Predicted 3D model of RNase P RNA and transfer RNA as a complex of 451 nucleotides.

[in-house]
RNA sequence: GGAGUUGGCCAGGCAAUCGCGGCGCUGGCUUUAAUCGGUGUCGAGGAAAGUCCGGGCUCCACAGGGCAAGGUGCCAGGUAACGCCUGGGGGGCGCGAGCCCACGGAAAGUGCCACAGAAAACAAACCGCCUAAAUCUGUCCGCUUGCCGGUCUGAAGCGGCGGGUCGGCAAGGGUGAAAAGGUGCGGUAAGAGCGCACCGCGCACCGGGUAACCGGCGUGGCAGGGUAAACCCCACCUGGAGCAAGACCAAAUAGGAGGGUGUCAUCGUGUUGCCCGCACGGCCCUCGGGUAGGUCGCUACAGGCGUCCGGUGACGGGCGUCGCAGAGGAAUGGUUGCCUUCGACAGAACCCGGCUUAUCGGCCAACUCCCCAC
RNA sequence: CGGGGCGUGGCGCAGUCUGGUAGCGCACCUGCAUGGGGUGCAGGUGGUCGGAGGUUCAAAUCCUCUCGCCCCGACCA
Numbered sequence: 001g002g003a004g005u006u007g008g009c010c011a012g013g014c015a016a017u018c019g020c021g022g023c024g025c026u027g028g029c030u031u032u033a034a035u036c037g038g039u040g041u042c043g044a045g046g047a048a049a050g051u052c053c054g055g056g057c058u059c060c061a062c063a064g065g066g067c068a069a070g071g072u073g074c075c076a077g078g079u080a081a082c083g084c085c086u087g088g089g090g091g092g093c094g095c096g097a098g099c100c101c102a103c104g105g106a107a108a109g110u111g112c113c114a115c116a117g118a119a120a121a122c123a124a125a126c127c128g129c130c131u132a133a134a135u136c137u138g139u140c141c142g143c144u145u146g147c148c149g150g151u152c153u154g155a156a157g158c159g160g161c162g163g164g165u166c167g168g169c170a171a172g173g174g175u176g177a178a179a180a181g182g183u184g185c186g187g188u189a190a191g192a193g194c195g196c197a198c199c200g201c202g203c204a205c206c207g208g209g210u211a212a213c214c215g216g217c218g219u220g221g222c223a224g225g226g227u228a229a230a231c232c233c234c235a236c237c238u239g240g241a242g243c244a245a246g247a248c249c250a251a252a253u254a255g256g257a258g259g260g261u262g263u264c265a266u267c268g269u270g271u272u273g274c275c276c277g278c279a280c281g282g283c284c285c286u287c288g289g290g291u292a293g294g295u296c297g298c299u300a301c302a303g304g305c306g307u308c309c310g311g312u313g314a315c316g317g318g319c320g321u322c323g324c325a326g327a328g329g330a331a332u333g334g335u336u337g338c339c340u341u342c343g344a345c346a347g348a349a350c351c352c353g354g355c356u357u358a359u360c361g362g363c364c365a366a367c368u369c370c371c372c373a374c
Numbered sequence: 375c376g377g378g379g380c381g382u383g384g385c386g387c388a389g390u391c392u393g394g395u396a397g398c399g400c401a402c403c404u405g406c407a408u409g410g411g412g413u414g415c416a417g418g419u420g421g422u423c424g425g426a427g428g429u430u431c432a433a434a435u436c437c438u439c440u441c442g443c444c445c446c447g448a449c450c451a
Stems, first nucleotide, its partner, number of pairs: 001370010012339007020043009045345001049356002052354005057242004064276004069238005074088005089103001090101004104233002109231002111227003126173002128169003134165005140160006181199006200222001201220003205216004246296004256287006267281004289450003301323001303322008375447007384400004394431001402418006424440005
């Protein structure tokens, strides 16, 4: 100098001026409220988003039992909790800093594996390889043969060679996404964990580690495909609904009509699919009617910042300090000047912890690789 | 703000639960029948299954993220 990795931060600033919303104080008509001013102070985000998880809060019964259903899935820890985070293990990628992984179980059971292929799971044999054992055979070759015939392509037997039958094999070919460990040597009729060495795998023991797991040593010739984001098994977790939850005040009416169900518990309802248990005695659907006003919930908190201590870390503890939106048609904007340039995604609606997605440009720290110079 | 559902040829839908060939009706095109049209018969064209990634040998279908559209939800009696 170039290329990159990880973590963190910013998200225009300053000044003037005109506006908007909340709160405090205060002035005018005034008993208050309401309204119109004055003044002070505060006023969107890193994702406020998606609503994908977890929790607080509220009601349903103080949230009960069983089944079902759903979720999570290497190990340990953190946390209010989590599917989040941290550390570790294993696998994969990268020269490296580092990054990625739904990463329990297929030697419990069931299902599925189209087409192709012999065979898709109690393995099997299409092409191929082999003829050692058994058996049949030949216008082939060699050898042997008493008697008879007498020189002919005769007969019998044995051996060789060749062909078949019954068989052996799973090395090779072929099919497929996938075909019952891989490589090499030996072995064999041909072959094969059939034997051996190394690698992989299972099991046992020993050592290390809280554990996942790792290492060593021995042993078994291999236990027998894939799929669990198929059912399932194992371990753990989950009651339902959501601030339009819910509480209070005020106002108004046709306190209505039709249908269903029930007649005192064998039925119905109680925000759970079923059963039990508990409580209540009516409940559900459709049509019609009325009000659409106010107060609380509503923002102080698993809060922010600084510092010290413990911990590898996530995080925890102590002390100090700060007060930081709370609307209800819904407030953040306009103009001017300077900063050389000003930009992205995007606007709170009960709150919080995460994840994911969107995002112009820039800054800081640590680390890695390459090149050059000394 | 909260809750639920849908997306498959031009249009309306099935197939998704239980993964292997994307199908039905209307529409469109061609031919025949008719003097012509309607209609009928025969044949045919046309689909990145909203988008991206993953699991799997294989995804419209299973899982995750994302985009668009639709529906429901106030209180009293």
It holds a member of the Rfam family "Bacterial RNase P class A". It is annotated as a ribozyme.